Model confidence (mean pLDDT): 77 of 100. The RNA shown here (Purine riboswitch aptamer) has 97 nucleotides and comes from uncultured Alkaliphilus sp. The sequence is in RNAcentral, with records from MGnify. Rfam family: Purine riboswitch aptamer. Rfam describes the family as follows. Riboswitches are metabolite binding domains within certain messenger RNAs that serve as precision sensors for their corresponding targets. Allosteric rearrangement of mRNA structure is mediated by ligand binding, and this results in modulation of gene expression. A class of riboswitches that selectively recognises guanine and becomes saturated at concentrations as low as 5 nM. In Bacillus subtilis, this mRNA motif is located on at least five separate transcriptional units that together encode 17 genes that are mostly involved in purine transport and purine nucleotide biosynthesis. It has also been shown that some members of this family are specific for adenine instead.
RNA sequence: AUAAAUUGAAUAUUUAUCUCGUAUAAUUUUGGUGAUAAGGACCAAGAGUUUCUACCGGGCUACCGUAAAUGGCCUGACUACGGGUGGUUGUGUUUAU
Numbered sequence: 001a002u003a004a005a006u007u008g009a010a011u012a013u014u015u016a017u018c019u020c021g022u023a024u025a026a027u028u029u030u031g032g033u034g035a036u037a038a039g040g041a042c043c044a045a046g047a048g049u050u051u052c053u054a055c056c057g058g059g060c061u062a063c064c065g066u067a068a069a070u071g072g073c074c075u076g077a078c079u080a081c082g083g084g085u086g087g088u089u090g091u092g093u094u095u096a097u
Base pairs, nucleotide, nucleotide: 001097002096003095004094005093006092010091011090012089014087018084019083020082021081022080023079024054027047028046029045030044031043032042033041039064040063048055056076057075058074059073060072061071062070
């Protein structure tokens, strides 16, 4: 110098995946519009996070006797930050030539 190996001797860089934790309960308030047991929806503005974003999907069930109002349960994410795992790269280490 080249090649290979290596993290159970070590140090740094960077970042896919996976995983864990924190945040938030995928929650809630108000206003407007709208449907009516074959229905129970939609729109807008807020609150909530030492927090950007998001604030929905599916299923089961109750309730409302036609009126203006919904309730409960189960299940499925994204985003922000931090940790770990793993990977990349450089130095190093070992071996060979």